[in-house]
This is a predicted structure of a 105-nucleotide RNA (SAM riboswitch aptamer (S box leader)) from an Actinomycetota bacterium. The sequence was found by an Rfam model in a public genome assembly.

């Protein structure tokens, strides 16, 4: 890059550095020199994939049927790989939108 597929009213901020917008995008509303946004650094929230752990018990696949067994649901951890930490994706609104993860070229 993508007509792919989930999620998008919960959660979770301090110190440096930078110096003018910034919150996609029309409108509205905020944010912001008492220094936003961005960057960096520590710090957290979270549980998207990975990975560990699960004695019973549930649910699904696997079998002609049972049973072991195995794997996937689920639960728990937060080791790894990514996101995030104003405000509901800030609100309406459009839409072949945005993001952010998994997959994919």
């Nucleotide at each position: 890059c993508c007509a792919u597929c989930a999620u998008c009213c919960a959660g979770a901020g301090c110190g440096g550095c930078c110096g003018a917008g910034g919150g996609a995008c029309g409108g509205g509303c905020c944010c912001g020199a008492u220094g936003a946004c961005g960057c960096c650094g520590c710090g957290g929230c979270a549980a998207c994939c990975a990975g560990u752990a699960c004695g019973a018990c549930c649910g699904g696949c696997u079998c002609c049927c049972c049973a072991c067994g195995g794997c996937c649901g689920g639960u728990a951890c937060a080791u790894g790989g990514u996101g995030c930490c104003a405000a509901u994706g800030c609100c309406c609104g459009a839409g072949a939108c945005g993001a952010u993860g998994a997959g994919g070229a």
Lineage of the source: Bacteria > Bacillati > Actinomycetota. The coordinates come from a structure-prediction model, not an experiment, and the mean pLDDT is 80.